Transfer RNA from a Candidatus Levyibacteriota bacterium, 73 nucleotides, folded computationally. Its Rfam family is "tRNA". Rfam classes the family as a transfer RNA. About the family: Transfer RNA (tRNA) molecules are approximately 80 nucleotides in length. Lineage of the source: Bacteria > Bacteria candidate phyla > Candidatus Levyibacteriota.
C1' cells in the first nucleotide's frame, strides 16, 4: 500500500428493506434460605462506530471516515 470480513445492551450473539431493534449472561430488585447458594419473578439496560446518501420506510443497500481482524506485495 492493495484484497476480503467484523463493528448492534457491560460481555457473548440474533434480526427478508417493514409492527415497539430481541436473546443468552453479567448486574440489579424481589420471592426463595436461619444465613449463603441453586431456583423462581420482575424490571432495567441501546445514538445499531461518526457523517452523508438512496427509499414511503435502513441494523439491513451505497459513498466516505474512524476502529478491529485475516490475507498479500
Nucleotide at each position: 500500500g492493495c484484497g476480503c470480513c467484523c463493528g448492534u445492551a457491560g460481555c457473548u450473539c440474533a434480526a427478508c428493506g417493514g409492527a415497539u431493534a430481541g436473546a443468552g449472561c453479567a448486574a440489579g430488585a424481589c420471592g426463595g434460605u436461619u444465613c449463603u447458594a441453586a431456583c423462581g419473578u420482575c424490571a432495567a439496560g441501546g445514538u445499531u462506530g461518526g457523517g452523508g446518501g438512496u427509499u414511503c420506510g435502513a441494523u439491513u443497500c451505497c459513498c466516505u471516515c474512524c476502529g478491529g481482524g485475516c490475507g498479500u506485495g
The coordinates come from a structure-prediction model, not an experiment, and the mean pLDDT is 81.